A computed fold for a 117-nucleotide RNA, annotated as FMN riboswitch aptamer (RFN element).
Rfam family: FMN riboswitch aptamer (RFN element). Its family is annotated with FMN binding in the Gene Ontology.
[in-house]
RNA sequence: AAUAAAACUUGGGGCGGAGUGAAAAUCUCCACCGGCGGUGACAGUCCGCGAGCUGAAAAGCAUGACUCGGCGAAAUUCCGAGACCGACGGUAAAAGUCCGGAUGAAAAAGUUUUCAA
Numbered sequence: 001a002a003u004a005a006a007a008c009u010u011g012g013g014g015c016g017g018a019g020u021g022a023a024a025a026u027c028u029c030c031a032c033c034g035g036c037g038g039u040g041a042c043a044g045u046c047c048g049c050g051a052g053c054u055g056a057a058a059a060g061c062a063u064g065a066c067u068c069g070g071c072g073a074a075a076u077u078c079c080g081a082g083a084c085c086g087a088c089g090g091u092a093a094a095a096g097u098c099c100g101g102a103u104g105a106a107a108a109a110g111u112u113u114u115c116a117a
Stems, first nucleotide, its partner, number of pairs: 004114007016030004031097002033086002035049004044084002052061003066082005088100003
């Protein structure tokens, strides 16, 4: 260093302004945010995974979105420009940003210990 087992730790961001209205952080205009692994070079939009719902469990259901140009050996990942997307329940009015399940769980990342070779 690798393998196996156990324990532990870490592990999601964002509504500010204006308008309409009886009522909107939910509508309209502007604004703001971007989990984890992978990928020839860095990804919300590529390939996968997680978060949701049902179930005692096994398991089942649901599961969004990008183009053009540039540099380059290589980028839907960088640079420039213009776009697009966002679970469930709640609410005086429809929510990615408020409240709630959640001081939760998980993808996953790491630390320590032990066993054998």
Model confidence (mean pLDDT): 82 of 100.